[in-house]
Molecule: transfer RNA
Organism: uncultured Lachnospiraceae bacterium
RNA sequence: CGGCGCGUGGCUCAGCUUGGUAGAGCGCAGCGUUCGGGACGCUGAGGUCGCAGGUUCGAAUCCUGUCGCGCCGA
Numbered sequence: 001c002g003g004c005g006c007g008u009g010g011c012u013c014a015g016c017u018u019g020g021u022a023g024a025g026c027g028c029a030g031c032g033u034u035c036g037g038g039a040c041g042c043u044g045a046g047g048u049c050g051c052a053g054g055u056u057c058g059a060a061u062c063c064u065g066u067c068g069c070g071c072c073g074a
Stems, first nucleotide, its partner, number of pairs: 001073007010026004020057001028044005050066005
């Protein structure tokens, strides 16, 4: 320098191919249960998708640029 992959709640990931209200598990908070804890059950908070721009009525999703990490090549 070139190519490819990944980046989404605190953590691990799905959703992207097919644009249409951002989800799951774990974790966290409250309540129930218990003598108490754990486990279990119920409820809830928490991200607007690495960043910027574009296309579109509408973008996590499509396009362009860019940043970080990893791999390959030179």